[in-house]
Description:
The RNA shown here (transfer RNA) has 72 nucleotides and comes from an uncultured archaeon. It matches the Rfam family "tRNA". Rfam's curators write: Transfer RNA (tRNA) molecules are approximately 80 nucleotides in length. The sequence was found in a public genome assembly.
RNA sequence: GGGCCGGUAGUCUAAUGGUAGGACACCGCCUUCGCAAGGCGGAGGCUCCGGGUUCAAAUCCCGGCCGGUCCA
Repeated sequence: GGGCCGGUAGUCUAAUGGUAGGACACCGCCUUCGCAAGGCGGAGGCUCCGGGUUCAAAUCCCGGCCGGUCCA
């Protein structure tokens, strides 16, 4: 330098054009003499950045940035 894959909540991970979901962590309640585990509930992200297409974009297109991997 080129090819491919990826970037979504504190962390990990889904969603493949139509209200962004789950797990762990965090907070509250139940349970316990107490703790843990377990059960129930809650808060937390507008999706790496900019532009385009579309009635509608995390998703499609273009250009960047960052990471991984392969080739040179």